RNAcentral holds the sequence, with entries from ENA. The RNA shown here (Bacterial RNase P class A) has 313 nucleotides and comes from Fervidobacterium pennivorans DSM 9078. Rfam family: Bacterial RNase P class A. The family's RNA type in Rfam is ribozyme. The source organism's lineage runs through Bacteria, Thermotogota, Thermotogae, Fervidobacteriaceae and Fervidobacterium pennivorans.
RNA sequence: GAGGGGAGCGGACAGGCGCGGGCAGCCGCACAUGGCUGACCUGAGGAAAGUCCGGACUCCGUGGGCAGGAUGCUGGCUAACGGCCAGGUGGCGCGAGCCACGGAUAGGGCCAUAGAAACGGAAACCGCCCUUUUGUAGGGCAAGGGUGGAAAGGUGAGGUAAGAGCUCACCAGCGGUGCAGCGAUGCACCGGCUUGGCAACCCCCAUCCGGAGCAAGGCCAAGCAGGGGGUCGGGUGGCUCCGCCCAUAUUCCCCCGGGUAGGCCGCAAAGACAGAUGCCUGUCUAAACAGAAUCCGGCUUACAGCUCCCCUC
Numbered sequence: 001g002a003g004g005g006g007a008g009c010g011g012a013c014a015g016g017c018g019c020g021g022g023c024a025g026c027c028g029c030a031c032a033u034g035g036c037u038g039a040c041c042u043g044a045g046g047a048a049a050g051u052c053c054g055g056a057c058u059c060c061g062u063g064g065g066c067a068g069g070a071u072g073c074u075g076g077c078u079a080a081c082g083g084c085c086a087g088g089u090g091g092c093g094c095g096a097g098c099c100a101c102g103g104a105u106a107g108g109g110c111c112a113u114a115g116a117a118a119c120g121g122a123a124a125c126c127g128c129c130c131u132u133u134u135g136u137a138g139g140g141c142a143a144g145g146g147u148g149g150a151a152a153g154g155u156g157a158g159g160u161a162a163g164a165g166c167u168c169a170c171c172a173g174c175g176g177u178g179c180a181g182c183g184a185u186g187c188a189c190c191g192g193c194u195u196g197g198c199a200a201c202c203c204c205c206a207u208c209c210g211g212a213g214c215a216a217g218g219c220c221a222a223g224c225a226g227g228g229g230g231u232c233g234g235g236u237g238g239c240u241c242c243g244c245c246c247a248u249a250u251u252c253c254c255c256c257g258g259g260u261a262g263g264c265c266g267c268a269a270a271g272a273c274a275g276a277u278g279c280c281u282g283u284c285u286a287a288a289c290a291g292a293a294u295c296c297g298g299c300u301u302a303c304a305g306c307u308c309c310c311c312u313c
Stems, first nucleotide, its partner, number of pairs: 001313009011284007019043004023038005045289001049300002052298005057213004068209005073087005088101005102204002107202002109198003125145002127141005153171006172194001174191007217265004223260001227256004231249001235248004
């Protein structure tokens, strides 16, 4: 100097003017509750955001299955997770490190254009080789060229008319055995000789998932209307009159329960009525992204400037 990983801050101080909540005091009201005062306490973030996951909480549901959704290398952590930690394999990077992740011999489907041919050991455009012969015809081949994102193992040697896993060595891949490891997997040996890609197309396998969400939901509860009920008292009617007698519930009266307005809780060491959490001046050198709405654990995205730790070239 160029980078990699991690952690943190993200305006400070002083003065002034305000706002929300709490607490205290005073005043007012029939109640819900309202007003004023205060040398008192307290008042946004690392992401409060996106609402992408997981949970707490609440109500409803709850026989089983199917359907549907999510996750996806291995082991662990966790209340849980699609999160985190450690490990594995592959890819990228000189490196510190970063990124990706079930199954393609269970089955179906797709692979445009180009190309001979896109999955079946099928196919041959230019080529190469043999025979006939020089017009061509027949046969062999897939090493070279060409097309394509991808052409069926790679390199070398042998072999051949030319070639080819046809044969051999090494490498890659596949299968088996042994050893190590909880496991993903690694190492060694052996075998036949080679099998395209897409699962973010359906699908298969394993695990998990009941639904709705704080406008959840709970409590108190006027006035008016409507419902049910009552004779202790009032009202009304009756008994000639009175009464502790009788009747009545249409109106007045009383009682009961449901709902509505309204209020409270849920609800927090910011916090609701969605609305508060601010502004001005001075100094410093200038101030990004952005602002709670039930609450937590994560992920992702945005972010001027700055600090610290470890590491690489």
Of the family's consensus pairs, 89% are formed in the model. Model confidence (mean pLDDT): 77 of 100.